The prediction has a mean pLDDT of 87.
The part of an RNA shown here (small-subunit ribosomal RNA, central domain) has 351 nucleotides and comes from an uncultured prokaryote.
RNAcentral holds the full RNA, with entries from ENA.

[in-house]
Context: one part of a larger RNA
RNA sequence: CUGGGCGUAAAGCGCGCGUAGGCGGUUUGUUAAGUUGGGCGUGAAAGCCCGGGGCUCAACCCCGGAACUGCGUUCGAAACUGGCCAGGCUAGAGAGUGGGAGAGGAAAGUGGAAUAUCCGGUGUAGCGGUGAAAUGCGUAGACAUCGGAUGGAACACCAGUGGCGAAGGCGACUUUCUGGACCACAACUGACGCUGAGGCGCGAAAGCGUGGGGAGCAAACAGGAUUAGAUACCCUGGUAGUCCACGCCGUAAACGAUGGGCACUCGAUGCCGCGGGUAUUGACCCCUGCGGUGUCUUAGUUAACGCGUUAAGUGCCCCGCCUGGGGAGUACGGUCGCAAGGCUGAAACUC
Numbered sequence: 001c002u003g004g005g006c007g008u009a010a011a012g013c014g015c016g017c018g019u020a021g022g023c024g025g026u027u028u029g030u031u032a033a034g035u036u037g038g039g040c041g042u043g044a045a046a047g048c049c050c051g052g053g054g055c056u057c058a059a060c061c062c063c064g065g066a067a068c069u070g071c072g073u074u075c076g077a078a079a080c081u082g083g084c085c086a087g088g089c090u091a092g093a094g095a096g097u098g099g100g101a102g103a104g105g106a107a108a109g110u111g112g113a114a115u116a117u118c119c120g121g122u123g124u125a126g127c128g129g130u131g132a133a134a135u136g137c138g139u140a141g142a143c144a145u146c147g148g149a150u151g152g153a154a155c156a157c158c159a160g161u162g163g164c165g166a167a168g169g170c171g172a173c174u175u176u177c178u179g180g181a182c183c184a185c186a187a188c189u190g191a192c193g194c195u196g197a198g199g200c201g202c203g204a205a206a207g208c209g210u211g212g213g214g215a216g217c218a219a220a221c222a223g224g225a226u227u228a229g230a231u232a233c234c235c236u237g238g239u240a241g242u243c244c245a246c247g248c249c250g251u252a253a254a255c256g257a258u259g260g261g262c263a264c265u266c267g268a269u270g271c272c273g274c275g276g277g278u279a280u281u282g283a284c285c286c287c288u289g290c291g292g293u294g295u296c297u298u299a300g301u302u303a304a305c306g307c308g309u310u311a312a313g314u315g316c317c318c319c320g321c322c323u324g325g326g327g328a329g330u331a332c333g334g335u336c337g338c339a340a341g342g343c344u345g346a347a348a349c350u351c
Stems, first nucleotide, its partner, number of pairs: 004322003007305002012319001014202004021195003025089005030083002033081002035077008049065006092192001093189002096185004104178007111155001116150007126137002163170002207248006216242002221237004259318006267296011300307002324351003333344004
């Protein structure tokens, strides 16, 4: 190089934007780089292959032919690919007008329930906790209850098999700013597209830096239990942290363990958004189009499980990745980081 693969066996980058590159709708003309036909030159000899010959045969040797699949040059061809192109088209893509849906993002403000603490009233001996207890709290008046105040964090019901987002993720209310998708119309642009090595950005939780904040929860830690022990599970406490601002970190069972795009391939049924028809006073019901989200299933596929128009079916294009287990996601080197560590990533040896 050829080949086989990547849901669960090894294997889809956590996700996006996008550079180079690869790939690319329809039509006319042109060109002739790829492609294709002929000629010429070259493609040493030997060897391989075919025919014939010489050593008694063979190996070996000799003669002739073929071949040398290639390269160069020249004359042609123009279907396909490509190019300078040149000119059209509208089915891809985008833009426009009009709509409705949504926990999409950012900032500011506001609200109620609950926990906790503090102050005051009532009230008295318990409270709390467990399998049972004890540590703990309480006559310096706890727990309970009523009134008031302060503060932080999270937003019950609505809530859904629901919605939105590229992923991470997003859930009280109001306002401001802002991204995307969808539907209808079709009178705009005219292939402007797909993918994407590098690169750039986003990226849960934990963790780190500086400054704030701290109600509840709670690594570490302390005590009480349990136990043979109990550096645990249970209980009473409790500090980082959890929250905010700014800056880092860049990981995950970052999962649908399933990269992205396009096309094609039986059906049944639920939900969400928008539209058309019928009907109606109107909302429904019924029929139907598009987009999304689920369940079951046909063909097909799969090692099986399963998947099955949201494919793991049938094809094309582009990227990433895999190649026995351990050693090891380690060592070394490089690079990034304040650090923790991340990314890249072996070998000896061994089974």